The prediction has a mean pLDDT of 80.
This is a predicted structure of a 74-nucleotide RNA (transfer RNA).
The sequence is in RNAcentral, with records from ENA.
Order: sequence, then C1' cells, then structure tokens
RNA sequence: GCCCUCGUAGCUCAGCCGGACAGAGCAGGCGCCUCCUAAGCGCACGGCCGGCGGUUCGACUCCGCCCGGGGGCA
Repeated sequence: GCCCUCGUAGCUCAGCCGGACAGAGCAGGCGCCUCCUAAGCGCACGGCCGGCGGUUCGACUCCGCCCGGGGGCA
C1' cells in the first nucleotide's frame, strides 16, 4: 500500500432482506423475599447506533470517504 472483518447502553452481544417507541443478558440503582447476606423475583434508569457526507418519503441497516480494533497478502 491492497483486501476482508468488526465498531450499537458501563461491559458482552442481537437487530444489518430500509419502515412506525432500537432490544437482551450482566453490572450498577430502588423495592419484594430473608433474622442478615447471597441466590431468586419485580421495577425503573441507561444508547441521538465510531465520525462526516450521499441515496431515499424514510437509514443502525444501502453507497462513498475518514477514524479506531482484529486478520490476511505484499
């Protein structure tokens, strides 16, 4: 330098055949249970989907460039 792949909540990931409020588990918070703790159960919180443009009525999803992680070929 070229190619492939990943980037979504504090962490691990779904969603990526374009559609109406973006989900789950864990952690953390509050409550229930218990003599107390752990476990278990319930509730709420937490994200403008790596950045900037483009296509479209509509983009996490498609396209381009850039940034970052991983891998491959020189």